[in-house]
RNA sequence: GCCGGGGUGGCCGAGUGGCCAAAGGCGGCAGACUCAAGAUCUGCUCUCGUAGGAGUUCCCAGGUUCGAAUCCUGGCCCCGGCACCA
Numbered sequence: 001g002c003c004g005g006g007g008u009g010g011c012c013g014a015g016u017g018g019c020c021a022a023a024g025g026c027g028g029c030a031g032a033c034u035c036a037a038g039a040u041c042u043g044c045u046c047u048c049g050u051a052g053g054a055g056u057u058c059c060c061a062g063g064u065u066c067g068a069a070u071c072c073u074g075g076c077c078c079c080g081g082c083a084c085c086a
Base pairs, nucleotide, nucleotide: 001082002081003080004079005078006077007076010026011025012024018066027045028044029043030042031041032040046055047054048053059075060074061073062072063071
């Protein structure tokens, strides 16, 4: 340099136009149980709100669309293969 795969919540990871603040797991917080801790179970875990709900997010910047994590373009980074290795 070329080809292919990938980048999602604190971490891992699913998702392939609308059903998405986005499955599941880990971690965290609270509760139950326990003398206590662990294990187990329940709830919560982006922001605001008592709530209904609203807002902002999927590497970065653009674009398409009524609507984008998802499609397109450019860039950055990671993994694999090939080429190069003067």
Molecule: transfer RNA
Organism: Thermoplasmata archaeon